[in-house]
Molecule: RNase P RNA; transfer RNA
Organism: marine sediment metagenome
RNA sequence: GAGCCGGCCAGGCAAUCGCCGGCGCUUUAGUCAAGCGCCGGAGGAAAGUCCGGGCUCCAUCGGGCAGGGCGCCAGGUAACGCCUGGAGGGCGCGAGCUCAUGGAAAGUGCCACAGAAAAUACACCGCCUAAGCGUUCCUUUGGACGCCGGUAAGGGUGAAAAGGUGCGGUAAGAGCGCACCGCGCGGGUGGUAACACGCCGCGGCAGGGUAAACCCCGCCUGGAGCAAGACCAAAUAGGGGAGUGCGCGGGCUUUUAGCCCGCACCGUGCGCCUGAGCGGACUCCCGGGUAGGUCGCUAGAGGCAGCCGGUGACGGCUGUCCCAGAUGAAUGAUUGCCCACGACAGAACCCGGCUUAUGGCCGGCUC
RNA sequence: GGCCCCAUCGUCUAGUGGUCCAGGACAUCACUCUUUCAAGGUGAAGACACGGGUUCGAUUCCCGUUGGGGCCG
Numbered sequence: 001g002a003g004c005c006g007g008c009c010a011g012g013c014a015a016u017c018g019c020c021g022g023c024g025c026u027u028u029a030g031u032c033a034a035g036c037g038c039c040g041g042a043g044g045a046a047a048g049u050c051c052g053g054g055c056u057c058c059a060u061c062g063g064g065c066a067g068g069g070c071g072c073c074a075g076g077u078a079a080c081g082c083c084u085g086g087a088g089g090g091c092g093c094g095a096g097c098u099c100a101u102g103g104a105a106a107g108u109g110c111c112a113c114a115g116a117a118a119a120u121a122c123a124c125c126g127c128c129u130a131a132g133c134g135u136u137c138c139u140u141u142g143g144a145c146g147c148c149g150g151u152a153a154g155g156g157u158g159a160a161a162a163g164g165u166g167c168g169g170u171a172a173g174a175g176c177g178c179a180c181c182g183c184g185c186g187g188g189u190g191g192u193a194a195c196a197c198g199c200c201g202c203g204g205c206a207g208g209g210u211a212a213a214c215c216c217c218g219c220c221u222g223g224a225g226c227a228a229g230a231c232c233a234a235a236u237a238g239g240g241g242a243g244u245g246c247g248c249g250g251g252c253u254u255u256u257a258g259c260c261c262g263c264a265c266c267g268u269g270c271g272c273c274u275g276a277g278c279g280g281a282c283u284c285c286c287g288g289g290u291a292g293g294u295c296g297c298u299a300g301a302g303g304c305a306g307c308c309g310g311u312g313a314c315g316g317c318u319g320u321c322c323c324a325g326a327u328g329a330a331u332g333a334u335u336g337c338c339c340a341c342g343a344c345a346g347a348a349c350c351c352g353g354c355u356u357a358u359g360g361c362c363g364g365c366u367c
Numbered sequence: 368g369g370c371c372c373c374a375u376c377g378u379c380u381a382g383u384g385g386u387c388c389a390g391g392a393c394a395u396c397a398c399u400c401u402u403u404c405a406a407g408g409u410g411a412a413g414a415c416a417c418g419g420g421u422u423c424g425a426u427u428c429c430c431g432u433u434g435g436g437g438c439c440g
Stems, first nucleotide, its partner, number of pairs: 001367009011338007019041009043344001047355002050353005055225004060276006067221005072086005087101001088099004102216002107214002109210003124155002126151003132147006163181006182205001183203005188197003229295004239286006247263007265280004302321008339342001368439007377393004385423001395411005416432005
């Protein structure tokens, strides 16, 4: 000088005037209201609403399907798509970073252009003439050409072309044979496992890519959301329209009526289907009224400190603290001093994460 | 506060992985026609909101950001 990783802070102090909430005192019949005093008063992201949970409502208890999500292994957690540790691949000289990382020999689809051929492989240029046939040259051995063929080494195309290198082999070639490397299968060893191995044996090679294409496998998942929901007060009409069902049979009684039984129909998660149980009603559309208050509303998977366990995420124990709760919605203004001269940005039911925006300080490490 | 949807020329839109240098209509501009204007004819310019990823290849598939719209007792 360049870079990697981790942690911390979020201008400070004082005075005055204000705002929101709580507690206490006084006035008071009073927990209303007012005054006084004390205490507390935005964030690391309060943001995006992308995941996961708590909480509340919708079901009497189940079963199945659809849809959605996730996807190496082990662990952490209330749970997760998060975190930690590890395995494998990739990038970097390195510190380190990163990966939607199950299955493509279950099936289906797609692979433009180019190219002979894009997946049951193929033969454009090449290479070969050993075997078969024909024409021709030559005294002959033989040569040239064509047909029928062989070949996948070489060229060329492409993002991708059916293992790689070497030796042998051959007419030319080819896992055709062999050695090494790679690959697959079985076993062994180590590891909880993913997986690894300079271990052993077998197989000449199993046959392209794409699953952020359908799909298959495994696991998870009911839906809605604090404008959930509960209560008080106020308001009015229980308005209009459409649709499914209100049925059948038998018995009894107090016989224009009611009850019981059986079968059928309908209803019974804020996706769908369905069983039992329960009930006899329910669904959709249009229109009208009210629109105030209280609760939910903050003590919680909570913060801080110490000790212990664990590589770590995290867990356990003890002690201590209470730290916003509004509903037109509160944090501001002025003055003084100091400095490194202050970025991104404002809670609205609450937590755990992720992502995005952003100023500065410190520590460790690499080249 | 919560829940959901959308983004392609100036405007409305087509396009469901390649043949795309993204097609069409209206609008704009130039030329032509006409005495002139309009209409007509010929031609031109003009866009995948932004940043990553998957794939050989992305407007399209996935993730994030930005912007816009709708609904609620």